């Protein structure tokens, strides 16, 4: 804030902005003086009045005096500081009222205010005159244990000193008021008043300790530090001042800058610790804003003064006046925060002697669920369980024992009656007592009765009446408790965080229904928590954010071994403090609780004491092991210098010698006939130092490589000796610090940014060439980075080992040199424990410890801005934020990729045939056209594909005319009727509209069933959407050789082994091997078919032997063919290679040989492939229409482009005549013979066939003869023409085929692509299916029948190891930057503002030290004059506003 809202109880309730109105002192027993209004009472009266007494009343109200006004009460703006908390001190102090103590209170004196005249001014407010009183004010006496001086003495302590006895000097008070008693002097009580001792309370002053960020604030200070004098405070003091000195603070954080009232506590966590600083209580600041004093015991004063500023009011313009951060309230602000209440009864509190008075202090009481807390909103009983909603497979099931109904209770609210505590003092009346006294009174003590309540007729108690007036918010994807239906359709909208929402949402709006909490709930904001995610308890840094590039080395941390001491650190016990609240326990009191009351404990801390004495600190004193020093020996590209060499480039002079060199993936700029390149003699100059050379050596790192002197650093053995902890690490500082680059200066042969050529490229500021400057070199600076990496900071112990390898010493061995063993220092591998997230590390740690340094705290902003500080300068260091994402990241792991490797396969290349790609032609598709050209199918895997055949149909498309329970399926209902037919009319039909004709089966004769037309009504129908809601089948990778479990084993885990290794195979096929052993699903095999044989049946067939026109019949050897059964092929046999395996290679036999050939047979899974128009089916859509019937058109369009085919361009051919050989099918609504007609399609015709019988049926290339002869042909056949033939209800849009004319493109196809490895390509023909008819399409079928394959580099595609990956929608991935355009956040900016601080310079208001040559002046001096004091003016040091800059902020 949003919604809903019954009662009671405690509590709790505007942020320093400006404020209207209202609330705020006593005391007449300190003191003058002192009313009116009204009553009554008298005088005069014009009868309105008027005046005088008395009461009122010594009262109100003013004024002098005294006390209060510094308390209470608010508020957190300042302030980072002895402000505050704790502990001490004050031997440096004050303290009004209070309380003890003991004394004291004497004598005088001048004023003034109220008041009364006079005045000024609008007012506020004054001047001037005269009167008066005190407890108001003044002088004088007295006077101590006050205070000062000037001495003696005891005792303690802290340094100055205290305390205390005691002698002298000197100074300094006072005030009366009320009563009582008494004739009176005078007693006497009380309250005052004055010095002084004390005591309590309050105050002030010091110190230790403790108290927020910033270092991008690193140096501040001049009264500053200290003395010494002085002044000044209640007091100490640089607190003020002269004057001397030159200190004083600070990396343990000074100064600056930011924030911010401390604390008791509150909140929150297991604790440590974080926030926090509201209510309650302590302490502090403030009081519009800034300064200043004054009176006071006390202030630098919330309701008091004076000055300045804002700012508000009043004004007669001259002048005044105010200060709610007191209680109410009232306006701005803001999300928000209350009554202009009642009482002074109770508690305190100011004044009085008391009554009493005030007291927005406080006690109530009103507003707010703002907070806790308690209570109700009803209780039992009540169905297999209404209604009504939801849901639902429709059977039901939830809501719900909830209601309802019947029995009760009375809490709270409402009525009506009763009624408290909170009160006890004080006084007031009346006793007693203190109590002594001549004697009284009393205010001092104490009975006894009276009297006093805002709250409030409340709390409480009893009646009454009635379930009668009282529930809601929020949630239901995970987290997190709690699930469904509609509606929406990345829309509206939800969301703390992941994330929903794109037609089937448990997340988004509604219903039901649930869940949590409950007069509250959510939501927003805020703090701790969870976060061990700042890690003190408790983290880190080889790769995830973190090791400084390296080294010396200040402060500082840390430090070997005995002994003594100290007690500072540690322990331990006392004491003292640590306010109260609060918290904790206990035991009360409101009915309970919340509140609250008494007791105890706590308060973890601070001080101060007494004691321990291990350790650590600190003081003495010893030692040697850790350093380190001196001796002897050793390796070494360790560092700076100067010298020297040779081989190489280059470039000069000469000579031979010619057309070239050079340089590339290939060229090309270039060099060359003016003689290059080669080659040969000479010389020049500079730079680097082959080989040796080595996970060899040295060096702190960077880094160090001919040689030879020369200076010099460090290391490392070896056996003594001396020193005695001398040590370790390091902020700060200082040195060193590759390459590149900077400043002048020299050099400059090679190489080479830049640059210029030539390449390459779509470009090519690039890789490649051809040159070439800066540098690279040398010497002097400078600069300080690096993947300055071992990505791993030093230093010390200690924790199995094994091997190399450098340098030293010992041992054995030997003639020696080698070997062999041991030891110390370096340096490498591999491994144990053991760490680690894992990779890994492993005595050279990343293991075990301990010291000391440095660094890290999500990613991007960004190692950038601003600021510093270094540079000559590029830059370097130091180092944010705003804003912005939910992630960046490490290690592994399984895929997937790679213009990464290994090995392998396949018509993948590659060898070769033959096409496509040009031609016209036929079909598909895409566009285009259209009323409509229905839908679909799109890379391989859409395109001769759904379509095994669109002229109607088909058809889904479109126009037209009809139709609504339907063309069809069921149920029930109205009428009628056997259906079946048959007639006319109109229509293009569909229909419509009239008419006729007939009557099934059962039967209890009442009817009941079947059919069939009609009427209604559930419902029919939809090739309408969603193929991304599916189911079913298909496609494809790919017939690729894979893909998985079980149990065991490893690994924290994902996983991972198996499946990988070595062979071998088409093949995860099979063998060996192996932490794995075994299993499934794939591969094979089993099925079919072909190809050899048998053998049994058929058919058919005819050599022979009769017969026939005719294998036509008898009869039949061998062979065919059909179709059943078997046979055979297994690496089975032989040699050879091979791990003796698995295999593979030759070879024999065989019809066939290494899965013989061919199909069928398609793992786990991909592609949200494909198809809702084949079926099927969820949801959604139509229902006189998106259904369903009709008739004509359409799917046949045609400027183009793409895909498949067919036919061709020709002589290996056309094209005549002649002749020869298949195979598989079909056939009754059929195939259809012979025979006749026709040139021919075909047309009579009807034999035979339900078929190893008939028919379709002539195969065709081929073979034989002819004939064209390279030509647009005797090729080729498109296209027109005309005649026809067939199917069928019709061939116009739209079949097919005849014959005759006609005779287009086309001469072998650019880039590019495609099949196919053997009976295969290529070529010839034949048949089915669908079909009334339409094949160059599709499945089949035989016939003839080749070439080529070296191989596996390379293109695809696939398998396997394996390797890199920032990729997982997985390379058609992920990803960078620039540009444009908005928009955010920032740095810089001309420029602007002026809150805060700080500086400088003017300037100086009150006010108070100080000064005083003017001016006034009662008390005292004095006889005057004057004096002394004082007061006003002026003068004056400080010092606020103001007034220039700079932080700062904004642009």
């Nucleotide at each position: 804030c949003c919604u809903g809202g019954g009662c009671g109880g405690c509590g709790u309730g505007c942020u320093a902005u400006a404020c209207a109105u209202g609330c705020a002192g006593u005391c007449g027993u300190g003191c003058g003086a002192g009313a009116a209004a009204g009553u009554c009472c008298g005088g005069c009266u014009u009868c309105g009045g008027u005046u005088g007494g008395a009461c009122g009343a010594g009262u109100a109200a003013a004024g002098c005096g005294g006390c209060g006004a510094a308390c209470g009460g608010g508020u957190g703006a300042g302030u980072a500081a002895c402000a505050c908390g704790u502990g001490g001190g004050a031997a440096a102090u004050u303290u009004g009222c209070c309380u003890u103590c003991a004394u004291g209170u004497c004598u005088g004196g001048g004023a003034u205010a109220a008041g009364c005249c006079c005045u000024c001014g609008a007012a506020a407010g004054g001047g001037g005159g005269u009167c008066u009183a005190a407890u108001a004010c003044c002088g004088g006496a007295u006077g101590a244990u006050a205070u000062c001086c000037c001495g003696g003495g005891g005792c303690g302590g802290c340094a100055u000193c205290g305390c205390u006895c005691u002698g002298g000097g000197a100074u300094c008070a006072a005030a009366g008021g009320c009563g009582g008693g008494g004739c009176a002097a005078c007693c006497u009580g009380u309250c005052g008043c004055a010095g002084g001792a004390a005591g309590a309370u309050g105050a002030u002053c010091c110190c230790g300790c403790g108290c927020u960020c910033c270092a991008u604030u690193a140096g501040c200070u001049u009264g500053u530090u200290g003395g010494u004098g002085a002044g000044g405070u209640a007091a100490c003091g640089g607190c003020u001042c002269a004057c001397c000195a030159a200190g004083g603070c600070u990396u343990c954080g000074a100064u600056g800058g930011a924030u911010a009232g401390c604390c008791g506590a509150c909140c929150u966590g297991a604790g440590a610790g974080g926030g926090u600083g509201a209510c309650c209580g302590g302490c502090c600041a403030c009081a519009c804003u800034g300064g200043g004093a004054c009176u006071g015991a006390g202030a630098u004063a919330c309701g008091g003064c004076c000055c300045a500023g804002a700012c508000u009011c009043c004004u007669a313009c001259g002048g005044g006046a105010g200060g709610c951060a007191g209680c109410a309230g009232u306006a701005g602000g803001g999300a928000a925060u209350a009554u202009u209440g009642c009482g002074c009864a109770a508690u305190g509190g100011a004044c009085g002697a008391a009554a009493g008075u005030c007291u927005g202090a406080c006690g109530c009481a009103g507003c707010a669920a703002c907070g806790c807390c308690g209570c109700g909103u009803g209780a039992a009983u009540g169905a297999u369980g209404a209604a009504g909603c939801u849901c639902u497979u429709u059977g039901g099931a939830g809501u719900g024992u909830a209601a309802a109904a019947u029995u009760c209770u009375g809490u709270c609210a409402g009525u009506g009656g009763g009624g408290a505590a909170g009160a006890a003092a004080c006084g007031u009346a009346u006793g007693g007592g203190u109590a002594g006294u001549a004697a009284c009174u009393g205010a001092c003590c104490u009975g006894u009765a009276c009297c006093u309540g805002a709250c409030g007729g409340u709390a409480c108690c009893c009646g009454c009446a009635g379930a009668g007036g009282a529930a809601g918010u929020c949630c239901c994807g995970g987290c997190u408790a709690a699930c469904u239906c509609c509606g929406u359709g990345c829309c509206a909208g939800c969301a703390g965080c992941c994330g929903c929402g794109g037609u089937a949402a448990c997340a988004c709006g509604g219903g039901g229904g649930g869940g949590a909490c409950a007069a509250g709930c959510g939501u927003u904001g805020u703090u701790c928590g969870g976060a061990u995610u700042u890690g003190c308890u408790g983290g880190g840094c080889g790769u995830a954010a973190a090791g400084g590039g390296c080294g010396c080395g200040u402060a500082g941390g840390c430090g070997g071994a005995c002994u003594c001491u100290c007690a500072a650190g540690u322990c331990g016990g006392a004491u003292g403090u640590g306010a109260a609240a609060u918290c904790u326990g206990g035991c009360g009191g409101c009915u309970u609780a919340a509140c609250u009351g008494c007791c105890a404990g706590c308060c973890u801390g601070c001080a101060c004491u007494c004691g321990a004495u291990a350790c650590u600190a600190g003081a003495g004193g010893u030692c040697u092991u850790g350093a380190g020093u001196a001796c002897g020996g050793a390796a070494g590209a360790g560092g700076a210098a100067a010298g020297c060499g040779g081989a190489a480039u280059u470039c000069c002079a000469g000579g031979u010698g010619u057309a070239g060199c050079g340089g590339u993936g290939a060229a090309a700029u270039g060099c060359g006939u003016a003689g290059a390149u080669a080659u040969c003699u000479g010389g020049a100059a500079g730079a680097a130092c082959a080989c040796c050379a080595g996970u060899a050596g040295c060096g702190a790192a960077g880094g160090c490589g001919g040689c030879u002197u020369u200076c010099u650093g460090g290391u490392c053995c070896g056996a003594u000796a001396c020193u005695g902890a001398c040590g370790c690490u390091g902020a700060a500082g200082c040195g060193c610090g590759a390459a590149g680059g900077c400043u002048a200066g020299g050099g400059u042969a090679g190489c080479a940014a830049a640059c210029a050529g030539g390449a390459u490229u779509a470009g090519a500021u690039a890789c490649c060439c051809u040159g070439g400057u800066a540098g690279u070199c040398c010497a002097a600076g400078c600069g300080g980075u690096a993947a300055a990496c071992g990505a791993u900071g030093g230093g010390u112990a200690c924790u199995a080992g094994g091997u190399g390898u450098c340098g030293g010493g010992g041992g054995u061995a030997u003639c020696g040199a080698c070997c062999c063993c041991c030891u110390c220092g370096g340096u490498g591998c591999c491994g144990c424990a053991g760490c680690u997230a894992a990779c890994g590390c492993a005595u050279u740690a990343a293991g075990u410890a301990c010291c000391c340094c440095g660094c890290c705290u999500g990613g991007g902003g960004a190692g950038u801005a601003c600021g510093g500080u270094c540079g000559c300068a590029a830059g370097a260091u130091u180092g944010a934020a705003a804003c912005u994402c939910a992630a960046a990241g490490g290690a592994a792991u399984u895929g997937a990729c790679g213009g990464g490797g290994g090995c392998c396969c396949g018509c993948a290349c590659a060898a070769g045939c033959g096409g496509u790609g040009g031609a016209g032609u036929a079909u598909g598709u895409g566009g285009u056209u259209u009323a409509a050209u229905u839908c679909g199918a799109a890379g391989c895997a859409a395109c001769g594909c759904g379509c095994a055949g669109a002229a109607c149909c088909u058809u889904a498309c479109c126009u037209g005319g009809g139709u609504u329970u339907g063309a069809c399926a069921u149920g029930c209902u109205u009428g009628g009727g056997a259906u079946c037919g048959c007639u006319g009319g109109u229509g293009a039909a569909a229909g419509c509209c009239a008419g006729u004709u007939u009557c099934c089966c059962c039967u209890u004769c009442g009817g009941g069933g079947g059919c069939c037309c009609u009427u209604g009504u559930a419902c029919a129908g939809g090739u309408g959407c969603u193929g991304c809601a599916u189911g079913g089948c298909u496609g494809u990778c790919g017939u690729c050789a894979g893909c998985u479990c079980g149990u065991g084993u490893c690994g924290u885990g994902a996983g991972a082994u198996g499946u990988u290794g070595g062979g071998u195979u088409a093949a995860g096929u099979c063998c060996c091997g192996c932490a794995a052993c075994g299993a499934g699903c794939g591969c094979a095999a089993c099925c079919c078919u072909u190809g050899u044989c048998a053998u049994u049946a058929u058919u058919g067939c005819g050599a022979u032997c009769a017969u026939u026109u005719a294998g036509u019949u008898g009869u039949g050897c061998a062979g065919u063919u059909u179709a059943g059964u078997g046979a055979g092929a297994c690496g089975g046999c032989c040699g050879g290679u091979g791990a003796u395996a698995a295999a593979c290679c030759g070879g024999a036999g065989g019809a066939a040989g290494g899965u013989g050939g061919g199909g069928a047979u398609g793992a786990c899974g991909u592609c949200a492939a494909g198809u809702c128009c084949u079926c099927a089916u969820g949801g959604c859509c139509c229902u006189u229409a998106u259904g369903g019937g009709u008739a004509g058109g359409g799917c046949u369009u045609c400027a183009c482009a793409c895909g498949u085919a067919a036919u061709a361009c020709a002589a290996u051919g056309g094209c005549g005549c002649g002749u020869a050989c298949a195979g598989a099918g079909g056939g009754u609504u059929g195939c259809c013979a012979a025979g006749c007609c026709g040139c021919g399609a075909g047309g009579u015709g009807g034999a035979g066939c339900u078929a190893a019988u008939c028919c379709c049926a002539g195969a065709a290339a081929g073979c034989g003869c002819g004939u064209c002869g390279u030509a647009g042909u005797c090729c080729g056949g498109a296209u027109u023409g005309c005649a026809c033939u067939c199917u069928g209800c019709a061939a116009c849009u739209c079949g097919a085929g005849u014959g005759c004319a006609u005779g287009a493109a086309g001469u072998c196809g650019g880039a590019a692509u495609c099949g196919c490895u053997a009976g295969u390509a290529a070529u010839c023909g034949c048949g089915g299916a669908u079909c009334a008819g339409a094949a160059u399409g599709u499945c089949g079928c035989g016939g003839u029948g080749a070439a080529u394959a070296c191989g596996u580099u390379c293109c695809c595609g696939g398998g396997u190891c394996u390797u890199g990956u920032a990729c997982a929608c997985a390379c058609c991935g992920c990803c960078c930057g620039u540009c444009a355009c908005a928009c955010c956040a920032u740095g810089g900016g001309a420029g602007u503002g002026g809150a805060c601080u700080c500086u400088g310079c003017c300037a100086g208001a009150a006010g108070u030290a100080g000064g005083u040559a003017g001016c006034c002046u009662a008390a005292c001096c004095g006889c005057a004059a004057g004096g002394g004091g004082g007061g006003c003016g002026c003068c004056g040091a400080c010092c606020a506003c103001g007034u220039a800059g700079a932080u700062c902020g904004u642009g």
Molecule: small-subunit ribosomal RNA
Organism: uncultured prokaryote